[in-house]
Notes: The RNA shown here (Bacterial RNase P class A) has 365 nucleotides and comes from Marinibacterium sp. The sequence is in RNAcentral, with records from ENA. The gene name in the source record is rnpB. The prediction has a mean pLDDT of 76. The source organism's lineage runs through Bacteria, Alphaproteobacteria, Rhodobacterales, Paracoccaceae and Marinibacterium.
RNA sequence: GCGGAGGGCCGGAUGGCCGCGGGCCCGAGGGUCCGAGGAAAGUCCGGACUCCCUGAAGCAACGGUGCCGGGUAACGCCCGGGCGGGGCAACCCGACGGAAAGCGCCACAGAAAACAGACCGCCCGAAAACGGGUAAGGGUGAAACGGUGGGGUAAGAGCCCACCGCGCCGCUGGCAACAGCGGUGGCACGGCAAGCCCCACCGGGAGCAAUGCCAAAUAGGAUCCCCGCCCGGGCCGCUUCAGCCCUGGGGAUCGGGUUGGCAGCUGAAGGUGUCUGGCAACAGCCACCUUAGAGGAAUGGUCAUCGACAAAGGCCCCAAUGGGCGCCUUUUGAACAGAAUCCGGCUUACAGGCCCUCCGCGCAG
Numbered sequence: 001g002c003g004g005a006g007g008g009c010c011g012g013a014u015g016g017c018c019g020c021g022g023g024c025c026c027g028a029g030g031g032u033c034c035g036a037g038g039a040a041a042g043u044c045c046g047g048a049c050u051c052c053c054u055g056a057a058g059c060a061a062c063g064g065u066g067c068c069g070g071g072u073a074a075c076g077c078c079c080g081g082g083c084g085g086g087g088c089a090a091c092c093c094g095a096c097g098g099a100a101a102g103c104g105c106c107a108c109a110g111a112a113a114a115c116a117g118a119c120c121g122c123c124c125g126a127a128a129a130c131g132g133g134u135a136a137g138g139g140u141g142a143a144a145c146g147g148u149g150g151g152g153u154a155a156g157a158g159c160c161c162a163c164c165g166c167g168c169c170g171c172u173g174g175c176a177a178c179a180g181c182g183g184u185g186g187c188a189c190g191g192c193a194a195g196c197c198c199c200a201c202c203g204g205g206a207g208c209a210a211u212g213c214c215a216a217a218u219a220g221g222a223u224c225c226c227c228g229c230c231c232g233g234g235c236c237g238c239u240u241c242a243g244c245c246c247u248g249g250g251g252a253u254c255g256g257g258u259u260g261g262c263a264g265c266u267g268a269a270g271g272u273g274u275c276u277g278g279c280a281a282c283a284g285c286c287a288c289c290u291u292a293g294a295g296g297a298a299u300g301g302u303c304a305u306c307g308a309c310a311a312a313g314g315c316c317c318c319a320a321u322g323g324g325c326g327c328c329u330u331u332u333g334a335a336c337a338g339a340a341u342c343c344g345g346c347u348u349a350c351a352g353g354c355c356c357u358c359c360g361c362g363c364a365g
Base pairs, nucleotide, nucleotide: 001361002360003359004358005357006356007355008354009353010352012306013305014304015303016302017301018300020035021034022033023032024031025030026029037336041347042346044345045344046343047342048341049207050206051205052204062203063202064201065200066199067081068080069079070078071077082096083094084093085092086091097198098197102196103195104192105191106190119138120137121134122133123132124131125130146164147163148162149161150160151159165187166185167184168183169182170181171180172179173178211263212262213261214260221254222253223252224251225250226249227248232246233245234244235243270289271288272287273286275284276283277282310331311330312329313328314327315326316324317323318322
């Protein structure tokens, strides 16, 4: 110098004028102070808080999580490690328990897709046909019943041997995941669990429009239950009694009406800094700080100066059909986006700029 990897930060500035929301103060009209984000977003996880349900525990069902250890209030998050994959590397990615418990599936192609089997081929029977042996080679496929090499054989084959892989056993290291080493088995166990399932662990439901209080409203109603039968009316052809209905009183549910104020509401698993412990996530001690609380919802507009970046033109420089983070002029004038009970995460969006660490290649010393 070129190319790349990881992490952090900023993300328009200053002033004037006019506004908006909230706190405080007084002389009631002003004064003064504060007023969006790293994601306030998606509402995807985990909690705090509140109400509802619930005697306790276990089991079943349903849902979720899934290598190991640690962190945390908790997590599907974070840190460290293991294993697998990618990259020369820095580093990145991984739903990463179980397929010898059982069921199911494995498209197309192919002879055959899972108790194996044999299309071409090879070998033997002299040859063809046919029969027998075989699975080395060809071909298909995402995947073909261990791989490579040698021996062996009619041709072949774990048939035998060496190495690799795999299973089992043991030892060593490690808290563990796992790794290494040795022995043993001739290979028996294809793949898929983001199909059912099995195993382990976790999980009541609803959400601040939760919930509580005050005010206002409760006109005219519907259904059901209880009480009363004093008066009146109706029901069974008539009368009496009883019963029922309308009616009167009380209650429950539904519907209608009211939909305004206060609390919850922002001091919290809070932030910043030093030190200590820890590889780290994080924890602890001390000191300092207080930083929006609206409620159909404020946080804005305008002017001036400056402005990152971009475009055009001119000049300049260089290793020059190109390059420049150089200078001047003109124009434009700042990304994604906007709190709504709060907190911890994840994910997604983001013009442009700055900083730190590391890797590879080239050149010079």